[in-house]
RNA sequence: GGUGAGGAUAGAGGUGCAAAGACCAUCAGUACGCUUACCGAGGAGUAUGGGAUCCGUUGACGUAUGCUGAAAGGGGAAUUUGCCGAAGCGAUGAAAGGCUCAUACUGGCUAUCGCUGGUUCUGCAUUGAACAAAUGCUGAACUGUCAUAUAGGAAACUAUAUGGAGGGCUAUCUGACAC
Numbered sequence: 001g002g003u004g005a006g007g008a009u010a011g012a013g014g015u016g017c018a019a020a021g022a023c024c025a026u027c028a029g030u031a032c033g034c035u036u037a038c039c040g041a042g043g044a045g046u047a048u049g050g051g052a053u054c055c056g057u058u059g060a061c062g063u064a065u066g067c068u069g070a071a072a073g074g075g076g077a078a079u080u081u082g083c084c085g086a087a088g089c090g091a092u093g094a095a096a097g098g099c100u101c102a103u104a105c106u107g108g109c110u111a112u113c114g115c116u117g118g119u120u121c122u123g124c125a126u127u128g129a130a131c132a133a134a135u136g137c138u139g140a141a142c143u144g145u146c147a148u149a150u151a152g153g154a155a156a157c158u159a160u161a162u163g164g165a166g167g168g169c170u171a172u173c174u175g176a177c178a179c
Stems, first nucleotide, its partner, number of pairs: 002179002006174006014084001016083005023076002033067002036064003042055003046104006087116007097106002117143005123137005145164008
C1' cells in the first nucleotide's frame, strides 16, 4: 500500500409508511326517549346458571303506528408532525373494562416468535352493517436495488433477459484477522 468478515454514521426508492386531524359520508331514520293502540306477567345490563339492584297489573317486556332522533366501532380526508422495517399482518402468552360470582365470549394496550422490498389491479376467501376498508392466497403490471449473462461503449454507463431479498442496497469512516 492492497483485499476485507464485522461495526458506526448518513442516505435513496414513491400513488412510500405511520400518527394526529378540521371536515365528510356511512352506521341510520337504526338505538334511546315520548305518544297512541294491542297483549297480559314478567323483564333489564354479551351468553348460560346463581346473586344483588332496578323496572313492572298506576300495565312493564313485546308488537305496531306516529313524533323526535343519536353515538361508538369501521372508512375517507385538507393540513400538520415523525419517518424509510418506514410499517403491516399472523401465531402464542398476559390483560383494564363489559353490575357481581362461576364458565365462556369480547377486549384498548403489551411481550416473544414468524412472514412481507414497495405500489396498483383481477379473481377467490375471511373480518366487517357494508357496494367502505383491511388481511390472506392467486395471477398480472409498474417500480427501486443488487447479482449474473448478452449487446453497445475507451470509460462512466446504457439496454435486454433471468434471478435474489429490506437480515437488502448506496456513500463515508472505522476495522479483528490473514496475505
Predicted 3D model of a 179-nucleotide RNA (Lysine riboswitch aptamer) from Planococcus ruber. The organism belongs to Planococcus, within Bacteria. The sequence was found by an Rfam model in a public genome assembly. The prediction has a mean pLDDT of 75.